Record summary: This is a predicted structure of a 96-nucleotide RNA (c-di-GMP-I riboswitch aptamer) from an uncultured Desulfobulbaceae bacterium. It matches the Rfam family "c-di-GMP-I riboswitch aptamer". About the family: GEMM was predicted in a large-scale screen for bacterial structured RNA regulatory elements. It was read from a public genome assembly, where an Rfam model found it.
[in-house]
RNA sequence: UCCUGAAAAAGGCAAACUACCAGAAAGGUAGGUCGCAAAGCUUCCGACCUAAGUCUUUAUAAGUUUUAACAAAGAAAGGGCAGCGGGGUUACCGAA
Repeated sequence: UCCUGAAAAAGGCAAACUACCAGAAAGGUAGGUCGCAAAGCUUCCGACCUAAGUCUUUAUAAGUUUUAACAAAGAAAGGGCAGCGGGGUUACCGAA
């Protein structure tokens, strides 16, 4: 230095749940402590979550051959998720 995670120490993160915040939603923040050796950082790839706006279809309405609000269904991230996996990058302690 690389691979690696036994024992111990210092320090760190924080699931469920509760409260609050913004938002269309997914979420976020604080408390909390189920767990975590990268559960640090990073959306580059895949998965997953959401669908306000957008697009498509249907119905309806006005209207008269044009418009298409509102409603229903569907599609789709540029919105999220790093505690889903991979990649990139940084890092504490230490035995074999």